[in-house]
RNA sequence: AGAGUUUGAUCCUGGCUCAGGAUGAACGCUAGCUACAGGCUUAACACAUGCAAGUCGAGGGGCAGCAUUAUCGAAGCUCGCUUUGAUAGAUGGCGACCGGCGCACGGGUGAGUAACGCGUAUCCAACCUUCCCCAUAGUCAGGAAUAGCCCGGCGAAAGUCGAAUUAAUGCCUGAUGUUUUCCACGGACGGCAUCAGAUGUGGAACAAAGAUUCAUCGCUAUGGGAUGGGGAUGCGUCUGAUUAGCUUGUUGGCGGGGUAACGGCCCACCAAGGCAACGAUCAGUAGGGGUUCUGAGAGGAAGGUCCCCCACAUUGGAACUGAGACACGGUCCAAACUCCUACGGGAGGCAGCAGUGAGGAAUAUUGGUCAAUGGGCGGAAGCCUGAACCAGCCAAGUAGCGUGAGGGACGACUGCCCUAUGGGUUGUAAACCUCUUUUAUAAGGGAAUAAAAUACGGGACGUGUCCUGUUUUGCAUGUACCUUAUGAAUAGGGACCGGCUAAUUCCGUGCCAGCAGCCGCGGUAAUACGGAAGGUCCAGGCGUUAUCCGGAUUUAUUGGGUUUAAAGGGAGCGCAGGCGGUCUUAUAAGCGUGACGUGAAAUGCAGCGGCUCAACCGUAUGAUGUGCGUCGCGAACUGUAGGACUUGAGUGUAUUCGAUGUCAGCGGAAUUUGUGGUGUAGCGGUGAAAUGCUUAGAUAUCACGAAGAACUCCGAUUGCGAAGGCAGCUGACAAGGCUACAACUGACGCUAAAGCUCGAAAGUGCGGGUAGCGAACGGGAUAAGAUACCCCGGUAGUCCACGCGGUAAACGAGGGAUACUAGGGGGUAGGAGGUAUGGACCCCUUAUGUGCGGCAGCUAACGCAUUAAGUAUCCCGCCUGGGGAGUACGGCCGCAAGGUUGAAACUCAAAGGAAUUGACGGGGGCCCGCACAAGUGGUGGAGCAUGUGGUUUAAUUCGACGCUACGCGAAGAACCUUACCUGGGUUUGACAUGGACCGGAAUAAUUUAGAGAUAGAUUAGCCUUCGGGUCGGUUCACAGGUGCUGCAUGGCUGUCGUCAGCUCGUGCCGUGAGGUGUUGGGUUAAGUCCCGCAACGAGCGCAACCCCUAUUUUCAGUUACUAACGGGUGAUGCCGAGGACUCUGGAGAGACUGCCGUUAUAAGACGGAGGAAGGUGGGGAUGACGUCAAGUCAGCAUGGCCCUUACGUCCAGGGCUACACACGUGCUACAAUGGUCGGUACAAAGGGCAGCGAGCUCGCGAGGGUAAGCGAAUCCCGCAAAGCCGAUCUCAGUCCGGAUUGCAGGCUGCAAUUCGCCUGCAUGAAGUCGGAAUCACUAGUAACCGCAGAUCAGCUACGCUGCGGUGAAUACGUUCCCGGGCCUUGCACACACCGCCCGUCAAG
Repeated sequence: AGAGUUUGAUCCUGGCUCAGGAUGAACGCUAGCUACAGGCUUAACACAUGCAAGUCGAGGGGCAGCAUUAUCGAAGCUCGCUUUGAUAGAUGGCGACCGGCGCACGGGUGAGUAACGCGUAUCCAACCUUCCCCAUAGUCAGGAAUAGCCCGGCGAAAGUCGAAUUAAUGCCUGAUGUUUUCCACGGACGGCAUCAGAUGUGGAACAAAGAUUCAUCGCUAUGGGAUGGGGAUGCGUCUGAUUAGCUUGUUGGCGGGGUAACGGCCCACCAAGGCAACGAUCAGUAGGGGUUCUGAGAGGAAGGUCCCCCACAUUGGAACUGAGACACGGUCCAAACUCCUACGGGAGGCAGCAGUGAGGAAUAUUGGUCAAUGGGCGGAAGCCUGAACCAGCCAAGUAGCGUGAGGGACGACUGCCCUAUGGGUUGUAAACCUCUUUUAUAAGGGAAUAAAAUACGGGACGUGUCCUGUUUUGCAUGUACCUUAUGAAUAGGGACCGGCUAAUUCCGUGCCAGCAGCCGCGGUAAUACGGAAGGUCCAGGCGUUAUCCGGAUUUAUUGGGUUUAAAGGGAGCGCAGGCGGUCUUAUAAGCGUGACGUGAAAUGCAGCGGCUCAACCGUAUGAUGUGCGUCGCGAACUGUAGGACUUGAGUGUAUUCGAUGUCAGCGGAAUUUGUGGUGUAGCGGUGAAAUGCUUAGAUAUCACGAAGAACUCCGAUUGCGAAGGCAGCUGACAAGGCUACAACUGACGCUAAAGCUCGAAAGUGCGGGUAGCGAACGGGAUAAGAUACCCCGGUAGUCCACGCGGUAAACGAGGGAUACUAGGGGGUAGGAGGUAUGGACCCCUUAUGUGCGGCAGCUAACGCAUUAAGUAUCCCGCCUGGGGAGUACGGCCGCAAGGUUGAAACUCAAAGGAAUUGACGGGGGCCCGCACAAGUGGUGGAGCAUGUGGUUUAAUUCGACGCUACGCGAAGAACCUUACCUGGGUUUGACAUGGACCGGAAUAAUUUAGAGAUAGAUUAGCCUUCGGGUCGGUUCACAGGUGCUGCAUGGCUGUCGUCAGCUCGUGCCGUGAGGUGUUGGGUUAAGUCCCGCAACGAGCGCAACCCCUAUUUUCAGUUACUAACGGGUGAUGCCGAGGACUCUGGAGAGACUGCCGUUAUAAGACGGAGGAAGGUGGGGAUGACGUCAAGUCAGCAUGGCCCUUACGUCCAGGGCUACACACGUGCUACAAUGGUCGGUACAAAGGGCAGCGAGCUCGCGAGGGUAAGCGAAUCCCGCAAAGCCGAUCUCAGUCCGGAUUGCAGGCUGCAAUUCGCCUGCAUGAAGUCGGAAUCACUAGUAACCGCAGAUCAGCUACGCUGCGGUGAAUACGUUCCCGGGCCUUGCACACACCGCCCGUCAAG
């Protein structure tokens, strides 16, 4: 000293939370010792029992008990003793009693009290004071009672009554009276206004107690002192204004009473005052201070222990006694409670010390001693003392000590834990060796605290003290401490380990159990839960809870704010208050400084000292104690008083300005309406309509009349006003501003709580008025609904007069005043001056108002910026997290509506401001795409095929689900595949590797059983370098799993999207997130290129490089080709040959906006030439940063979890092919641009040896038989089809269409029933072009036509992937739909519009 938490990220505002310290604490776990301090915070609740205040015989009468003595008696015997009784107060002494002093201290508690209660300072000429000290003067003479004791009575008791007798330092009378008090006379000193009244003189009143051991101690009066108290005053002393008025003995006076004393303290009379916004009164809470805790301090909080003061003593009241009380352990009365009782009556007061119950989270022993300190009594010894000193209990606090120290690595073994199985860690830890003995245990020794005082001696001086000697007195205590012995021996825990915050792994659990101070963890890999291991921090303690301060500058005096975060009052005037111009004089209240008094001690700080140290304690040490009082000095500033000034303020004169206000008059247009005319069928209204008006004549139009309201243009960044607000014209009456002059006053000023006034619209009261408009209301539409938006009507109201009300986003979201602080603009309004001139219209200057941009400065930023949100001063209002809530209650105001003032409980961890990047918008701009449009052909209707859903099933294995699942994984399920089901087997296993042991086979063939796997039988049957190999069996490690998790993963893939984007380095800008670059102007298919630019460069993408194709050159040519030459055939490059052509495949060329023209700054665009090809020629491969927790654990790989005679593995059969239905994708059609029949032409690209298979032959055919050639530019698949040429059909469910079904066959294969394909014959269904809707395609494309291949024994292929043939139509264009790119704007979204979020209803 800070940190966490609002956001995707940022800055700010702002709250919440944490780290620190503290405690009279409590709870949890744990616990060896010592010292010191502490211990009912709750029920001022109730209390059993014991103790806490007595003492004096040197005041008294006495003598119950004890002891002594004396006398007398009795008993016993040891014969002078013991025991016992009686008598005697004679002695020590003393219960009870009279009397004195004390009991008013000490001790406890904090209920009450907001007060002169407390603190501090001052005062009492307005007071008292026992005991103590000093001084003066006294202490004379008498008397009457009474307690006790004795006698008697009553009562259960407590107690009480009667009679008789007696004493005192008890009580009374008289005397004296220094003094004192009072009265009268008198009047000094002082003051000189009221006053104050001394010395003195006279008069009146009031005292006393004795005791004794003869030393003394007492007693009385008065004065003084000391101590203690009483009273008065200034200042300070909690919260609430949702408590604003309180007060009748109240405030004062006069006179009395009362008191120790002043005083309405009390009383009679008189006056009507007194207190209060500087907070009276009322309500709530509370003992106050020294001090304690915290804090850098200022402050904030607290008042336990110790000290001072106060108050109280079961509750309330009262007095008595006394020096002192209205009295804790006194009295009386009342009340409540408890106890005793013989029921008639009595007794009691722990907030004293212990202790008990109760309450509570919670707080100790019914201990010892008066040895010390202190107190009461006493002459003293002494007695009393739960004050006090000690001890006991309690980790409840602070401090100290210990639980060992050194060495010791194969970094031992084992165990726990982790692991990649190699190891790591616990860990120098242990063992082991050496050493020490605080503590512990045992034994022995052993203090100080005792200074002093008593008693007895001695001495000194001043006769009551001092010195000295001896003796006696110790609870704690045989304690502290010291010595010796023994032996590491007796002694370590608690919390935490996600971030804040030091410290991490495994297992268990699976939004469960639980944690949590805040943020937040936990839904199967939890460093956050529980356990363990390890670690961290403290340590005889550690954590939790509660409370206080701090951090929090988060109430801000030090030290905050108020445009937008909470916060400027709607505006003005203005009393109090606060603040205030220049010069001068005085004063000294504030202020500064010096001194004095006080500020108790303790505490805290520093020094010194004592306990072995420390805590702790001591201290005639120092400073502090920031305060109050008093006395000096100073005079700058503030104040006060006096004098002067003019610049602030005001007045005056002159000119001028304006939608400034109030009142009155006038005006035209428009609207509606009335009457009359013209005129005829609609008008009106809307997105479209309807309600409405209209043949009873509307709308339209003309003329004349009526009414009310508002003032077109001018008219604006205009003007005026304090704000609200103010607009036709004219007048009247008011008010105001600017400018100029500098005549007058001379600080007269600024602000402003209360208060007063003004205050839009709506509203309200009363009376008018009412054309238009128009809440409510009625009707028509719209819509799912429509209590709305739109339309037709329409009442209050809007208008006027007089009142009320008092609010608005009453906003510049900016209170008022003053001063200062860059420049600038021909902005603009109303003035003034200057220059020049014919004339200020154009020029210059100046003060005022109103705007714009902008520097410094400020601001969280946005922004403000001489009209400040800058720099300063003064005054006022207001704010202190969000919600609850501007709500409730109360007060005030109002006719009401309502306004104003204005909380709390509870709840959340945020709410909020500005700016940033994205995403989004039924925002804007630009652009693209078969996106729309323009076209062509389809799908959706039918039948069939295929996939999916659903259903069914023993199973219908699994996955894929908008685009981006659904002829998808599957380029091919009859068995196999196969993962599913049923049944039958098997368990080191169908498969891999290694170890150990055993065996000689393994294997093949035949055969038996069986559905088969498998089991049994027979026969045949190893190699070797002798180590072994190989195979089989048994066993141990392990295998195996298409079991789960694609949300633990790798890899691969889909999609946005072949869209043009995505980023980086350095620099610059910004507090920062970020921005710039990448934006802008053009251009492009393109972030393609050019230009500009605080940017300059670069990377991944684009393009190009690669492949196919279109043209050509060259080289090479067989299996391809054949022009020329030669040969040959029925015919054919068939043969020789050729390298020309086609073709094949290597290498090249070619296209680059290169050329021309137009245009443009350039990039480029348009047109043209040439060219096979023209503006990326066409096609392919190629997929940036990323998004969708997209898909896949079943292709493969893989973490974790799960199964292990089964979720592994083998076999047979079945299923994946089911079928009311729904969807997707296709095929075939519905026909004449066609079907059928006959003839006939032209491809490309592929494949082929368990293969393609020519030819010949058989079959109507599928196909069969035989067989040449070919591992292929050679042979084969292999006839391409649409097309063309003919023929026929003639618009029909047909010579269309071919489903379905029957029969007969063919092929593959172990096998064709579930469940294959093909052929022939026969049968001949739906279907006549398809609703809403929807898909593909821009050229060799769509459409139509066939061919090939993969998989494959065969095939469900109409699928998929390729190949060629024939070969179109259309695109005006970008308004709209969908998707995308860039810029910009808004945003309360960021899981990002499938967002966020409001209200109602229902359930809990």